The RNA shown here (small-subunit ribosomal RNA) has 1373 nucleotides and comes from an uncultured bacterium. The coordinates come from a structure-prediction model, not an experiment, and the mean pLDDT is 85. The sequence is in RNAcentral, with records from ENA and SILVA.
RNA sequence: AGAGUUUGAUCCUGGCUCAGGAUGAACGCUGGCGGCGCGCCUAACACAUGCAAGUCGAACGAUUAAGACACCUUCGGGUGUGUAUAAAGUGGCGAACGGCUGAGUAACACGUGGGCAACCUACCCCUCUCUCUGGGAUAGCCUCGAGAAAUCGUGGGUAAUACCGGAUACUCCGGAUCCAUCGCAUGGUGGAUCCGGGAAAGCUCCGACGGUGAGGGAUGGACCCGCGGCCUGUUAGCUUGUUGGUGGGGUAACGGCCUACCAAGGCAAUUAUGGGUAGCUGGGUUGAGAGACCGACCAGCCAGAUUGGGACUGAGACACGGCCCAGACUCCUACGGGAGGCAGCAGUGGGGAAUCUUGCACAAUGGGCGAAAGCCUGAUGCAGCGACGCCGCGUGCGGGAUGAAGGCCUUCGGGUUGUAAACCGCUUUCAGCAGGGACGAGGCGCAAGUGACGGUACCUGCAGAAGAAGCCCCGGCUAACUACGUGCCAGCAGCCGCGGUAAUACGUAGGGGGCAAGCGUUAUCCGGAUUCAUUGGGCGUAAAGCGCUCGUAGGCGGUCCGUUAGGUCGGGAGUUAAAGACCGGGGCUCAACCCCGGCCCGCUCCCGAUACCGGCGGACUUGAGUUUGGUAGGGGAAGGUGGAAUUCCCAGUGUAGCGGUGGAAUGCGCAGAUAUUGGGAAGAACACCGGUGGCGAAGGCGGCCUUCUGGGCCAUAACUGACGCUGAGGAGCGAAAGCUAGGGGAGCAAACAGGAUUAGAUACCCUGGUAGUCCUAGCCGUAAACGAUGGACACUAGGUGUGGGGGGAUGAACCUUCCGUGCCGCAGCUAACGCAUUAAGUGUCCCGCCUGGGGAGUACGGCCGCAAGGCUAAAACUCAAAGGAAUUGACGGGGGCCCGCACAAGCGGAGGAACAUGUGGUUUAAUUCGAUGAUACGCGAGGAACCUUACCCGGGCUUAAAUUGCAGAGGACAGGCGCAGAGAUGUGCCCUUCUUCGGACCUCUGUGAAGGUGCUGCAUGGUUGUCGUCAGCUCGUGCCGUGAGGUGUCGGCUUAAGUGCCAUAACGAGCGCAACCCUUGCCAUUAGUUACUAACAGGUCAUGCUGAGGACUCUAGUGGGACUGCCAUCGUAAGAUGUGAGGAAGGUGGGGAUGACGUCAAAUCAGCACGGCCCUUACGUCCGGGGCUACACACGUGUUACAAUGGGAGGUACAGAAGGCCGCUACCCGGCGACGGGACGCCAAUCCCCAAAACCUCUCUCAGUUCGGAUUGGAGUCUGCAACCCGACUCCAUGAAGCUGGAUUCGCUAGUAAUCGCGCAUCAGCCACGGCGCGGUGAAUACGUUCCCGGGCCUUGUACACACCGCCCGUCA
Repeated sequence: AGAGUUUGAUCCUGGCUCAGGAUGAACGCUGGCGGCGCGCCUAACACAUGCAAGUCGAACGAUUAAGACACCUUCGGGUGUGUAUAAAGUGGCGAACGGCUGAGUAACACGUGGGCAACCUACCCCUCUCUCUGGGAUAGCCUCGAGAAAUCGUGGGUAAUACCGGAUACUCCGGAUCCAUCGCAUGGUGGAUCCGGGAAAGCUCCGACGGUGAGGGAUGGACCCGCGGCCUGUUAGCUUGUUGGUGGGGUAACGGCCUACCAAGGCAAUUAUGGGUAGCUGGGUUGAGAGACCGACCAGCCAGAUUGGGACUGAGACACGGCCCAGACUCCUACGGGAGGCAGCAGUGGGGAAUCUUGCACAAUGGGCGAAAGCCUGAUGCAGCGACGCCGCGUGCGGGAUGAAGGCCUUCGGGUUGUAAACCGCUUUCAGCAGGGACGAGGCGCAAGUGACGGUACCUGCAGAAGAAGCCCCGGCUAACUACGUGCCAGCAGCCGCGGUAAUACGUAGGGGGCAAGCGUUAUCCGGAUUCAUUGGGCGUAAAGCGCUCGUAGGCGGUCCGUUAGGUCGGGAGUUAAAGACCGGGGCUCAACCCCGGCCCGCUCCCGAUACCGGCGGACUUGAGUUUGGUAGGGGAAGGUGGAAUUCCCAGUGUAGCGGUGGAAUGCGCAGAUAUUGGGAAGAACACCGGUGGCGAAGGCGGCCUUCUGGGCCAUAACUGACGCUGAGGAGCGAAAGCUAGGGGAGCAAACAGGAUUAGAUACCCUGGUAGUCCUAGCCGUAAACGAUGGACACUAGGUGUGGGGGGAUGAACCUUCCGUGCCGCAGCUAACGCAUUAAGUGUCCCGCCUGGGGAGUACGGCCGCAAGGCUAAAACUCAAAGGAAUUGACGGGGGCCCGCACAAGCGGAGGAACAUGUGGUUUAAUUCGAUGAUACGCGAGGAACCUUACCCGGGCUUAAAUUGCAGAGGACAGGCGCAGAGAUGUGCCCUUCUUCGGACCUCUGUGAAGGUGCUGCAUGGUUGUCGUCAGCUCGUGCCGUGAGGUGUCGGCUUAAGUGCCAUAACGAGCGCAACCCUUGCCAUUAGUUACUAACAGGUCAUGCUGAGGACUCUAGUGGGACUGCCAUCGUAAGAUGUGAGGAAGGUGGGGAUGACGUCAAAUCAGCACGGCCCUUACGUCCGGGGCUACACACGUGUUACAAUGGGAGGUACAGAAGGCCGCUACCCGGCGACGGGACGCCAAUCCCCAAAACCUCUCUCAGUUCGGAUUGGAGUCUGCAACCCGACUCCAUGAAGCUGGAUUCGCUAGUAAUCGCGCAUCAGCCACGGCGCGGUGAAUACGUUCCCGGGCCUUGUACACACCGCCCGUCA
């Protein structure tokens, strides 16, 4: 000293929370010793029992036990005496202290400083004086009596330091007269004279102790005053002995303290009165301090003693362990009456989270009495209990690595616990045992003697590491991490938050961190919190400027001189109790603790200073105001007046509609509307001018004229002389709506009605329409009454508009000055936005207001109001935020620009039919699993009859179907032939190792290891889809910003493109784009076999068939070619445009490969790999059979069609790419055919597979057909161990639906769509109509970007950020 928490991130505001310290504590776990402290915070609740205040015989009378002495004796005993004992009584002193408690008390109760000229003070000290003389009672006692008791009464006798009278007393008290002196008023002090009044106590041991009066001191107290210290205004008025006076009374004393009379005062916003709470202080805790909170222990004061009241005694009380009365409660009782008061020490019950022994002693300190010894003392000194706190000590120290065992973790190598232990050496504090053993004792007493604590502290000896460690925490804050268990469960949590199968946050363990005889938790206080801000905050938008003005109190206030000395400053004095704190010393072994010394804010008094503030006096003119002359204005009030428009009425013209809307309807209209003309009525509002123009304090003010009236501004000299600013309360003004009464009412128009809209439409739209809007009078008193910005004054760069006035001789312009009103902008300020001479800057003064969100501007109370309602204004409860500004995204039925088969324009499809295929669903023993909007659904699968296969049923195996290490046993295993079986398998027979001798191979057994298409794609790698081949995504440095971040990447133009150019606080760069790569189109060149054949030659029915050629085609290598290069126009440029030129190709020529940063926890654990979890005679593995092919349905993707641009038949052509030996197969034969039987060639530019549409001819003639081919029957072919479930193909027969397809929807912009066939992979075969390729034929259309979808850039709004499939409101549960 800070930290966590609002957000995707940021800055700010702001609350909540944490880390620290403290406690009279309590609770949980644990607990060795000692010292010093502390210990009913709750029920001032009730109390059993014991003790806590007595003492004096040297004040007094009477009595008395034991003992002694003396005497007597009836020997039982009795009497007397005393420096003798004891109890009760009279008397004295004490009991008013000490001890306890904090209920009451907001008060002169307390603190502090004063006053008392208004007072008292026993015992104590000092000084002076006196102590003379009498008297009568009374308790005890005796007697009698009452009563249960407590207690009381009658009669008799008695003493005193008890009580009373007299004398004396100059000093005392009262009165009268006078003198001196002093003081702040009343008055005080000293003295003189006279009158009146007032004392005493004795005892005695002769030392003493007492008694009286007076004065003084000391101590203790009473009373009075200044100042200080709680909350509340939702308590604003309180007071009749009240405030004062006079007389009287009372008191120690002043005083309405009390009383009679008189006067009518006194207190209060500087908070009276009331309510709530509370003992006050020294001090304690905390804090840097200022403060905040507290008032246990110790100390001072006050108050109280069961509750309330009262007095008595006394020096002192209105009295804790006294009295009286009343109340409640408890106890005794013979029912008539009595007794009691733990807030003393122990102790009990109760209450409570919670607070001790019915201990010892008067040895010390202190107190009472006493002459003293002494007695009393639950004050006190000690002990006991309690880790309640503080302090100290210990639980060992040193060595010790095979880094033991065990535990835990592990990547299986190891790591860690850990020098820790064991083991070796050493020590003995504390506790234990034994011996010695205090100080406190300078006291008291003639002396003897006398210690509660205590056989304690302390000292010495003995033995042995021996008897002695826990608690909390380990996600961040906050030091400390792993494993297992659990699976939004159980639980944790101070805040944020953890837990839904890999939890460092739950529980346990190992390990670690912290503190330690304690550790945590709870509660409370301070701190952090500058989060009530004096030190030290704010109010445009975060909470916060009253709607505005006037003005009271108050606060603040211009220049000069004098004076005063209240504030202020300096010096001195007093006080500030002790303890505590701090500083310096000292004593307990240290410390805690204790002792000694020093030191302070404040208050009071005295002296001094006089700058400033204040008071008083005087002066001044600049603040303020007045006068004079001008001037602008929707400033206000009253009265009058004008035209346009709307509506209504009357009349004319005129006819079928008008009106209204997005479109309509309600409505009006043939009884004549709307339209139009003329006349009239009424009310309200004032077009144009008109303007970030004017005026006003604000609200607000708009035709014109008149009257009355407020304020401003400018100019000018004169006057007054600080008269000023602000303004709590208070008063006035105050839009609209609303209210009361009376008018008025054209238009408009809440409510209401109807018509529409809609899922609904109590709305938006339309037709009507009443209050109201208008006037007069009166209420209301609120608004986003906003510049969300209180008022005044001063200062601090400018620029540019505009309204009013003045000056520069005249002045359009220009310059200048004052006042107002706007914009831009510097410094400065601000969290930022922004403000910026009209401040939100810099200062001064005054007022108002704020202190987390919700509850709530609400409830209650009060005030106001006719009401509506307004003003003032909480709490419970609840949340961890609520907010401000700005940033990046995302989003918008916001805007701008642009693109894409996105729409549009076209062509062909899908959606209807049948079939194929995939999926959902259903079914099933199983129909294995995955994929599910786009981005699943002819997808994984580019080949499910068995196999595949993961699913189901059944039959088997358990080191296993397969791999491998080690150890042991063995020599077979395999193979062949049988038998059983569905097969796996079992079983029988036959056959049977190799070797370089190390072993290899194989089988069996054991073990370590296997195996799993079991789970988790939300633990992962890899791969893939999609946005999207969209043009974007970023970085370095610099610059801007407190920061997130921005700039660059924005702007203009351009491009397919963040493609480029220009501009530019940016300059560059990277990943993307483009290019480089492949293919295709042209040319050249090189090379010519299996390709080619122009020329030459040979040959054939014919053919590059042959020789040959290297021209052509082609093949496949290398090059060229295209770059807006040229021209024209436009443009700064980039570039664009053109039936441009040239060219095979023209503006990325066509196609492909290539997919940025990232998004979707997208897909895949079943392709593979892999963490974790799970199974281990099974979730592994082998086999047979079945299933994945089911079928009321639904969807996706396709095929074939519905026909004549067609079907059928016949004839005639022309490809490319690919494949081929378990193959492709020419050709021939057989079969209608699938195919079969022969058979040439080809391991391929050589041979083979090998075209269809098209074209020509014929036929069919619009029909469920010569369309269409499903389905079914029959017969076959082929593959294969095997076509039943469940193959393809062929032939014959059969001949279904279907006649172009609803809403809707898909593809495609050129060699494209459409259409036609061909090939390949997988593959024994094939459910392929699929997929991937190839070529043939070969279109239509694009005006354009308003709209739908998707995307890019800029901008704007946002309360969204899981980001609009968001957020969020109300009702109900």